[in-house]
Notes: c-di-GMP-I riboswitch aptamer from uncultured Desulfuromusa sp., 72 nucleotides, folded computationally. It matches the Rfam family "c-di-GMP-I riboswitch aptamer". Its family is annotated with cyclic-di-GMP binding in the Gene Ontology. The RNAcentral record of the sequence draws on MGnify.
RNA sequence: AAAGGGCAAAGCCAGAGUAAUCUGGUGGCGCAAAGCUACGGGUCCUGAUUUAAGGAUAGCCGGGUUGCCGAA
Repeated sequence: AAAGGGCAAAGCCAGAGUAAUCUGGUGGCGCAAAGCUACGGGUCCUGAUUUAAGGAUAGCCGGGUUGCCGAA
C1' cells in the first nucleotide's frame, strides 16, 4: 500500500416470540475480527413482594478461542 472477496445499522415487507429480541427478503450506517463463545461486568425483557429464577444482546466493554489479502 493495490486489487478481489466478507459482514450488514436504521427503515420497510413477511414470519416466530408475552416481551427484550430473533429469522428470511430488501436496504447499506458502519466494521479488519461487526468470525465463534453468555465466562466477568453492563444494558434490556419476562417474572416477582424485595428477592430468587428464566431469557435477550458478541454491532456495549473485558476475557477466551480461531482467523483473509498484503501483489508488482